The prediction has a mean pLDDT of 91.
The RNA shown here (c-di-GMP-I-GGC riboswitch aptamer) has 85 nucleotides and comes from a Bacillota bacterium.
NCBI's taxonomy places the organism under Bacteria, Bacillati, Bacillota.
Order: sequence, then C1' cells, then structure tokens
RNA sequence: CACGAUAAUGGCAAACUUAGGGAAACCUAAGGACGCAAAGCCAUGGGUCUACAGCCGUAAGGCCAGGAUCGCCAGGCUGCCGAAG
Repeated sequence: CACGAUAAUGGCAAACUUAGGGAAACCUAAGGACGCAAAGCCAUGGGUCUACAGCCGUAAGGCCAGGAUCGCCAGGCUGCCGAAG
C1' cells in the first nucleotide's frame, strides 16, 4: 500500500417477524444473522425496481422519474489492524 491472514480489537447486519411512514418501490426502529475487509459515506455514470403526479387512450391499458436501490456494477471521499506479498 491499489495487499488481505485459520491474526487481533472490534464493526455492520440479509432473509424473516413486529410497530410506524409511503401510492408503491422502499425507508425508520426493535428483534434476528445470510453474509461483508469498507456491507462506512456520496445518486456522479450505468443497471435494476416502483408509477403518486403528469401525458395518451372510449376502455382495457400504455408512456413516464421528479421517487427508490451504495448489500447490483463502476467511480469519488474517508477509515481499523499489519501475517504473506
């Protein structure tokens, strides 16, 4: 250090359940651990999810992020430890 151990100190917390928020995706809190060396933070690019509002339609429906996801990929910023390299 752009490296990551059958190391050490610790950290986070998937699914699911309960309560609350939201049109929904999803979020918050408590419980709970599938896992994670950035599973810390940032929606900057891409992907994915939802479709309230808006637009089109006689209707069924269709289009659509301004919403969401950083535990999807990439990028940016920051951080503990120190075996091998």